[in-house]
RNA sequence: GCCCGGAUAGCUCAGAUGGCCAGAGCACCUCAUUCGUAAUGAGGGGGUCGGGGGUUCGAAUCCCCCUCCGGGCU
Numbered sequence: 001g002c003c004c005g006g007a008u009a010g011c012u013c014a015g016a017u018g019g020c021c022a023g024a025g026c027a028c029c030u031c032a033u034u035c036g037u038a039a040u041g042a043g044g045g046g047g048u049c050g051g052g053g054g055u056u057c058g059a060a061u062c063c064c065c066c067u068c069c070g071g072g073c074u
Base pairs, nucleotide, nucleotide: 001073002072003071004070005069006068007067010026011025012024013023019057028044029043030042031041032040050066051065052064053063054062
């Protein structure tokens, strides 16, 4: 230098063909249960989807540029 994959909640990840409100598990908070803790049950908060542009009525999803991480080639 070139090619491929990845970046979404605190963590691990889902989100065929653009549109059901951006979700799950764990963690966190509240309540119940307990003499108390853990476990268990119920409920709740938390995200502008790596950054910037573009296309579109509409973009996490498509196009372009850039950053970072992993792998490969020369």
Annotation:
A computed fold for a 74-nucleotide RNA from a Solirubrobacterales bacterium, annotated as transfer RNA. The coordinates come from a structure-prediction model, not an experiment, and the mean pLDDT is 81. Rfam family: tRNA. Rfam classes the family as a transfer RNA. About the family: Transfer RNA (tRNA) molecules are approximately 80 nucleotides in length. The organism belongs to Solirubrobacterales, within Bacteria. The sequence is in RNAcentral, with records from ENA.